[in-house]
RNA sequence: GUCUGCAACAACCCCGUGGAUGGGGGCAGCCUGAAUGAUCCGGCGCUAACGCCGUGCAACUCAGAAAUGCCAGUGCGUCCACUGCAGAC
Numbered sequence: 001g002u003c004u005g006c007a008a009c010a011a012c013c014c015c016g017u018g019g020a021u022g023g024g025g026g027c028a029g030c031c032u033g034a035a036u037g038a039u040c041c042g043g044c045g046c047u048a049a050c051g052c053c054g055u056g057c058a059a060c061u062c063a064g065a066a067a068u069g070c071c072a073g074u075g076c077g078u079c080c081a082c083u084g085c086a087g088a089c
Base pairs, nucleotide, nucleotide: 001089002088003087004086005085006084007083013075014073016082017081018080019079020078021077022076023074025071026070027069028068031064032063033062034061036059040056041054042053043052044051045050
């Protein structure tokens, strides 16, 4: 110098360090659907107040899905470089 195997150190065990990449997870946002549904609007109770009903909508909750972004001891894989130990040439 090349190659092979290994991880003592670790807040049970496993996990040497950094990076790349495929997959997985979580969150956000967007979209869709559902439940509730303020205010406003309309109708009825003659009017007002108030109440009831109805339509749409804000907000919130739940569910679903592709692309996107972010997060992380991602206990899944692969690759590169490096630390340390042992061995072969």
NadA riboswitch from an Acidobacteriaceae bacterium, 89 nucleotides, folded computationally. NCBI's taxonomy places the organism under Bacteria, Pseudomonadati, Acidobacteriota, Terriglobia, Acidobacteriaceae. Of the family's consensus pairs, 100% are formed in the model. Rfam family: nadA riboswitch. A reference for the family is Huang et al. (2020), "Structure and ligand binding of the ADP-binding domain of the NAD(+) riboswitch", RNA. The prediction has a mean pLDDT of 76.